Overview: Model confidence (mean pLDDT): 75 of 100. Predicted 3D model of a 110-nucleotide RNA (TPP riboswitch aptamer (THI element)) from an Acidobacteriota bacterium. The model forms 100% of the base pairs in the Rfam consensus.
RNA sequence: GAAAGUUUUCGGAGGAGCCUUUUCUAAGGCUGAGAGGCGUGUGUCGGCACACGCGACUCCUGGAACCUGAUGCGGAUAAUACCGACGAAGGGAGCAAAACGAUGAACGAC
Numbered sequence: 001g002a003a004a005g006u007u008u009u010c011g012g013a014g015g016a017g018c019c020u021u022u023u024c025u026a027a028g029g030c031u032g033a034g035a036g037g038c039g040u041g042u043g044u045c046g047g048c049a050c051a052c053g054c055g056a057c058u059c060c061u062g063g064a065a066c067c068u069g070a071u072g073c074g075g076a077u078a079a080u081a082c083c084g085a086c087g088a089a090g091g092g093a094g095c096a097a098a099a100c101g102a103u104g105a106a107c108g109a110c
Stems, first nucleotide, its partner, number of pairs: 005100005010094001011060004017030005037054007066091003073084003
């Protein structure tokens, strides 16, 4: 006397698609970490839509979590942002703290 890495804490970011049946609000199927779980409010005859808060999950700069390009391109599928390319593209939330690492690397001195 250092880093990768791991864990924890605090803080922050993000998405929720496709299809079948149906007595119309439920059941089921596909991919995925996650496919809008709970509450409140507004609109609506209702289904439902939107907003906010909470929750699960993923991601936080060595950043393909996620958004844009894209109502785009190629392939596959019952269908889809299913797979691939696009992609060294343009954006994107902490170069946070602590512990372990450390019975100590590099380096220096004797």